[in-house]
RNA sequence: GCCACUAUAGCUCAGUUGGUAGAGCAGCAGAUUCGUAACCUGCAGGUCGUGAGUUCGAUUCUCACUGGUGGCU
Numbered sequence: 001g002c003c004a005c006u007a008u009a010g011c012u013c014a015g016u017u018g019g020u021a022g023a024g025c026a027g028c029a030g031a032u033u034c035g036u037a038a039c040c041u042g043c044a045g046g047u048c049g050u051g052a053g054u055u056c057g058a059u060u061c062u063c064a065c066u067g068g069u070g071g072c073u
Stems, first nucleotide, its partner, number of pairs: 001072007010025004019056001027043004049065005
């Protein structure tokens, strides 16, 4: 220098053929226990990397940029 993949909750990740976003762990509360842990129930937590475009409507499609990973030279 070129190419590909990737960016979603504190962490690890789902989320198709575009229609108001979810799981596990972690956190908080409750129940249980003499008490703790475990188990069970509930709650909270997200401008879906940034900026544009298309569309009635974009996490999803298109483009650019930024960060990360890998490959080639």
Description:
Model confidence (mean pLDDT): 83 of 100. Transfer RNA from an uncultured Clostridia bacterium, 73 nucleotides, folded computationally. The sequence was found in a public genome assembly. Its Rfam family is "tRNA".